[in-house]
A computed fold for a 471-nucleotide part of an RNA from an uncultured bacterium, annotated as small-subunit ribosomal RNA, 5' domain.
Context: one part of a larger RNA
RNA sequence: GAACGAACGCUGGCGGCAGGCCUAACACAUGCAAGUCGAACGCCCCGCAAGGGGAGUGGCGCACGGGUGAGUAACACGUGGGAAUAUACCCUUCAGUACGGAACAACGUCGGGAAACUGACGCUAAUACCGUAUAAUGUCUUCGGACCAAAGAUUUAUCGCUGAAGGAUUAGCCCGCGUCUGAUUAGGUAGUUGGUGAGGUAAUGGCUCACCAAGCCUACGAUCAGUAGCUGGUCUUAGAGGAUGAUCAGCCACACUGGGACUGAGACACGGCCCAGACUCCUACGGGAGGCAGCAGUGAGGAAUCUUGGACAAUGGGCGAAAGCCUGAUCCAGCCAUGCCGCGUGAGUGAUGAAGGCCUUCGGGUUGUAAAGCUCUUUCAGAUGUGAAGAUAAUGACGGUAGCAUCAGAAGAAGCUCCGGCUAACUCCGUGCCAGCAGCCGCGGUAAUACGGAGGGAGCGAGCGUUGUUC
Repeated sequence: GAACGAACGCUGGCGGCAGGCCUAACACAUGCAAGUCGAACGCCCCGCAAGGGGAGUGGCGCACGGGUGAGUAACACGUGGGAAUAUACCCUUCAGUACGGAACAACGUCGGGAAACUGACGCUAAUACCGUAUAAUGUCUUCGGACCAAAGAUUUAUCGCUGAAGGAUUAGCCCGCGUCUGAUUAGGUAGUUGGUGAGGUAAUGGCUCACCAAGCCUACGAUCAGUAGCUGGUCUUAGAGGAUGAUCAGCCACACUGGGACUGAGACACGGCCCAGACUCCUACGGGAGGCAGCAGUGAGGAAUCUUGGACAAUGGGCGAAAGCCUGAUCCAGCCAUGCCGCGUGAGUGAUGAAGGCCUUCGGGUUGUAAAGCUCUUUCAGAUGUGAAGAUAAUGACGGUAGCAUCAGAAGAAGCUCCGGCUAACUCCGUGCCAGCAGCCGCGGUAAUACGGAGGGAGCGAGCGUUGUUC
C1' cells in the first nucleotide's frame, strides 16, 4: 500500500447493487417449511338436486429442493482413465393386456386406557393381494428342455398396466497422478497379503466364510499423533509465490449421541421406523411425547451478525388428464454506512478586505470572497397528479414501487483524523519528568511546533480513525 462475512470510538443526507452467528454440530417456546390424485376404490356427512366436505384403502412424491461443516488426511476431493453394474419418471421399437379367487381398512356392535393409542366379533370395494392360463428377442440349461407378467378408468377421445430391446439421465464400483504438520512417532499388520472354493451384492473384490500358503506396507516416511471438509475460486503480487476456501457453483459428509434394518428404482432416510443413551415435557404413576446444522424467532456464548414480514405474480419442483392444490425453494419487502459504486449538502457575484476570533514588532497580519448583501438554480429529500415493463388471452407479491409532469423554497443534509522526523500541515496559552503522548525514533525537569486547550493549517469525506488478520 491492498484486502476483509469484520469489531470498537466519533459522526451520519439520499439512492443502486451486494453481504449479514466466523463463537456453543449449545439448548430450544410458538407458527410455518411435503404433499397431491374422486379420471383407482368402497364408505360417512350436508344438500331436493347439482354439487360440496371428511377420514380410510390405493397410486405417485416425500432419496429433490433447503441447512450445516461435527467427522474425514480418505479414491473424500481434483484430474485423467477403466469394467464387472443398476437406473422410477422420459423417448424410440416389438409383443401382450385372458379367466378366476380369498381377504383387510374404512363402516357397524361390544370393550380397554388419564392420555398416546388399542382389542374382539361382523360386513365391504379396488389400478391393494393371490391363483390359473399365455411366453420370446428374456432367464437358466446337461442344449433335450424348463421357467417368468399384466389393471383397469372414462365424457369413447385418450390416459394407463405387463414383458423385452435400445436410448437418455442419474448413481454405484476400480485404477494412475496430485492433496497439511511432526522422526522429541520406526517399525506396523492375522482377514492381515495372496490363492482355491462357496456365500453375498445391481456389480468387481477378504465384502464374508471354509481350507491352503506366508505374505503385505515401510526411511521415496509405513504406523502413530496433531490439524483440516475438498475444488472452481478469493485476497495479495510485476510475476513466481504466499495466504485462504464467507457469499455463488460442483462434489462429499452429517441431521440430539451411538447402532440397526424396513419400504422403495433410489435411503440404511433432517421434518420415517426400531433399540440403547443423555436431555426436556405430559401423566390418573400404569405409561407416553419430542429432536430448528429448514424459514422466522428465543435463551446462552460472544467484540460481533437481521423480520416470529408478503406472495406463489415470475422461475423451478411435487401430485393431477385438467382446473388446480402444495412449495419459508424462489421472487420480493423489512433491519444494519457491513462493503462497493453514484449523487447531494448549492451556483455566480460580492473589499469598507465589515464585525468577532487568533497572532502581533501595536504598524499590522490572518480567518477571508469566507460571511452579509445582490442575481440565480432546484439534483436528492418533500407535496400533488399521473403511472409502467416484468405477462401470455387471463393472472403482479413487489407497488400506487420505478419513471414522468407540476409546485414551494437555499430551503432539510459534514464530519473525522492529524500537524517533532519518518509524513502533507505552526503559532499562542496552560502544565512543569507532573498530568500525559507514543507505530518506531522518542517528547515532558519554566520560553514544549511532540502533553491539554485555542486560533490557524494538512488529509480524507458520509464517512474518518483504531484494533485484529492475510499478502

Description
Its Rfam family is "Bacterial small subunit ribosomal RNA". The RNAcentral record of the full RNA draws on ENA and SILVA. The coordinates come from a structure-prediction model, not an experiment, and the mean pLDDT is 88.